[in-house]
RNA sequence: GCCCAUCGUGCAGGAGAGCGCGGCUUAGGGCCGCCGCCGAAGGCGCAAGUGCACCCGCAAUCGCUCAGGCAAAAGGACUGCAUCAUCGGG
Numbered sequence: 001g002c003c004c005a006u007c008g009u010g011c012a013g014g015a016g017a018g019c020g021c022g023g024c025u026u027a028g029g030g031c032c033g034c035c036g037c038c039g040a041a042g043g044c045g046c047a048a049g050u051g052c053a054c055c056c057g058c059a060a061u062c063g064c065u066c067a068g069g070c071a072a073a074a075g076g077a078c079u080g081c082a083u084c085a086u087c088g089g090g
Stems, first nucleotide, its partner, number of pairs: 002090003005086002008083006018035001020034006036070003042066001043064003049058003
C1' cells in the first nucleotide's frame, strides 16, 4: 500500500398490517381508551445453526409480540456505494 472483517457517518434502495370506533385537543398535528392486525428498530426465548467432538461460547430473516408499527411523513432488519476508525485477520 491492497483485500477482508467489525464500529460509526453520509447517500440510495427497503416489506408487512384498520386513513377502525369513541373521547379530549388542534392551524397542522397530537394524546387517551377499546377492539382487530403486523414484524425487518430494540428486547426476550427455543435452540436451528455455528466456533473444535465435549465442556464452554457466539447465536437466526425461527418463535413471542414487552416495546414499536398498521394513509402520508418519520422510523425500518437488510443490501449497495463512499468515507472514518480499529488491541483485528490475510

Glycine riboswitch aptamer from Gulbenkiania mobilis, 90 nucleotides, folded computationally.
The model forms 90% of the base pairs in the Rfam consensus.
It was read from a public genome assembly, where an Rfam model found it.